[in-house]
RNA sequence: GCGGGCGUAGUAUAGUGGCAGUACGGAACCCUUCCAAGGUUCAGGUACGGGUUCGAUCCCCGUCGCCCGCU
Numbered sequence: 001g002c003g004g005g006c007g008u009a010g011u012a013u014a015g016u017g018g019c020a021g022u023a024c025g026g027a028a029c030c031c032u033u034c035c036a037a038g039g040u041u042c043a044g045g046u047a048c049g050g051g052u053u054c055g056a057u058c059c060c061c062g063u064c065g066c067c068c069g070c071u
Base pairs, nucleotide, nucleotide: 001070002069003068004067005066006065007064010024011023012022013021018054026042027041028040029039030038047063048062049061050060051059
């Protein structure tokens, strides 16, 4: 330099053109004499920019980052 894949919550991970979920973690409350365990509720996320579309996390283009391969 070229090609390919990936980027979703603090971490891991699913998802699909129309409400963004799950587990762990965090907070509050309940339970318990206390702790642990358990129960309920809550907060927190689609890498960035542009385009298509009535509507984009999803489709297209570019940028950035990570990984793999070729040279």

The RNA shown here (transfer RNA) has 71 nucleotides and comes from a Patescibacteria group bacterium.
The sequence was found in a public genome assembly.
Its Rfam family is "tRNA". It is annotated as a transfer RNA.
The prediction has a mean pLDDT of 81.